Annotation: Transfer RNA from uncultured Hungatella sp., 73 nucleotides, folded computationally. Its Rfam family is "tRNA". Rfam classes the family as a transfer RNA. Its family is annotated with triplet codon-amino acid adaptor activity in the Gene Ontology. From the family's description: Transfer RNA (tRNA) molecules are approximately 80 nucleotides in length. The coordinates come from a structure-prediction model, not an experiment, and the mean pLDDT is 83. The source organism's lineage runs through Bacteria, Bacillati, Lachnospirales, Lachnospiraceae and Hungatella.
RNA sequence: GCUUCCGUAGCGCAGCUGGCAGCGCGUCGCAUUCGUAAUGCGUAGGUCGCCGGUUCGAAUCCGGCCGGGAGCU
Numbered sequence: 001g002c003u004u005c006c007g008u009a010g011c012g013c014a015g016c017u018g019g020c021a022g023c024g025c026g027u028c029g030c031a032u033u034c035g036u037a038a039u040g041c042g043u044a045g046g047u048c049g050c051c052g053g054u055u056c057g058a059a060u061c062c063g064g065c066c067g068g069g070a071g072c073u
Stems, first nucleotide, its partner, number of pairs: 001072007010025004019056001028042004049065005
């Protein structure tokens, strides 16, 4: 340099056939307990890597850029 995959909540990931952003773990609160853990119920937390384009509407499609992984040279 070329090809390809990935970037979504604190962490691990799903959603990518365009139409309200989700799951698990964790945080916090409550219940339970003499107390803790475990368990149950609930809460908060996101400009979906960045910029632009298409569209009534973009996490999703298109272009560029940034970061990471793999392969080739």